[in-house]
RNA sequence: GGGGGCGUGGCUUAGGGGUUAUAGCGCCCGCUUUGCAAGCGGGAGGACGCGGGUUCGAUUCCCGCCGCCUCCA
Numbered sequence: 001g002g003g004g005g006c007g008u009g010g011c012u013u014a015g016g017g018g019u020u021a022u023a024g025c026g027c028c029c030g031c032u033u034u035g036c037a038a039g040c041g042g043g044a045g046g047a048c049g050c051g052g053g054u055u056c057g058a059u060u061c062c063c064g065c066c067g068c069c070u071c072c073a
Stems, first nucleotide, its partner, number of pairs: 001072007010025003018056001027043005049065005
């Protein structure tokens, strides 16, 4: 330099046009315990990389850029 893939709460992630974006872990509160852990119930979390385009409507489709991974040179 060229090809391919990926980018979503603190972390790992589902979702590929339409009402309020999904789950697990973590965090907070409560129940339980002498206490802790586990378990159960509830809760918070300004999370779709940036810019532009298409569309009535974009996390989703298209283009560019940035970052990461990988292959080739």